[in-house]
Description
The RNA shown here (transfer RNA) has 71 nucleotides and comes from a Halobacteriaceae archaeon. The sequence is in RNAcentral, with records from ENA. The prediction has a mean pLDDT of 82. It matches the Rfam family "tRNA". It is annotated as a transfer RNA. About the family: Transfer RNA (tRNA) molecules are approximately 80 nucleotides in length.

RNA sequence: GCGCCAAUGGUCUAACGGCAAGACUCUGGCCUUCCAAGCCAGCGAUCCGGGUUCAAUUCCCGGUUGGCGCA
Numbered sequence: 001g002c003g004c005c006a007a008u009g010g011u012c013u014a015a016c017g018g019c020a021a022g023a024c025u026c027u028g029g030c031c032u033u034c035c036a037a038g039c040c041a042g043c044g045a046u047c048c049g050g051g052u053u054c055a056a057u058u059c060c061c062g063g064u065u066g067g068c069g070c071a
Base pairs, nucleotide, nucleotide: 001070002069003068004067005066006065007064010024011023012022013021018054026042027041028040029039030038047063048062049061050060051059
């Protein structure tokens, strides 16, 4: 330099173009003499900029970062 793959809450992982889901963590409550465990509730996210579309996490283009390969 070229090609391929990936980027979603604090972490890990889902999501035929049609209300962004789950687990852990965290916060509050219940329970307990206290803690842990358990139960209930809550907070919190689509890497950036364009395009297509009634509608984009999803499709297209460019960029950034990371990984792999070729040279």